[in-house]
Molecule: FMN riboswitch aptamer (RFN element)
RNA sequence: AACUUGUUUCAAGGGGUGGUGAAAUUCCACACCGGCGGUCAAAGUCCGCAAACGCCGUGCAGCUUUAAAGCCUGCGCCGCGCCGAAUCGGUGAAAUUCCGAUACCGACGGUAAAGUCCGGACGAAAGAAACGCGCU
Numbered sequence: 001a002a003c004u005u006g007u008u009u010c011a012a013g014g015g016g017u018g019g020u021g022a023a024a025u026u027c028c029a030c031a032c033c034g035g036c037g038g039u040c041a042a043a044g045u046c047c048g049c050a051a052a053c054g055c056c057g058u059g060c061a062g063c064u065u066u067a068a069a070g071c072c073u074g075c076g077c078c079g080c081g082c083c084g085a086a087u088c089g090g091u092g093a094a095a096u097u098c099c100g101a102u103a104c105c106g107a108c109g110g111u112a113a114a115g116u117c118c119g120g121a122c123g124a125a126a127g128a129a130a131c132g133c134g135c136u
Stems, first nucleotide, its partner, number of pairs: 001136001003134001005132006016030004031116002033106002035049004044104002053081003057077006063070002086102005108119003
């Protein structure tokens, strides 16, 4: 230094002003925000990934049953599915990543309709870092 393996830590930001209304941080006008890895050069919009959501399988517990079992309820694990949105001009060897302009997007449940409030979540996790074992 590379590889293998283990432990620990970290790992998402943003609603302000005015309007309408009985009621809206949810509607309307303006405002504000941008996870992780990759890339000839720095990305919310390129290529992928994660959370969330759905389904199959499976384990445990509960429930029903004399029992077998049912697959009804909850939780966990594995796999699969689903999963938004950008153009033009400029610089340059190189940029859908920089600069300028103008656009666009944002899970589920709650509630006057929510990217920004409340909730699952003091959770989980892409991944990042540190330390240790082994091995070359």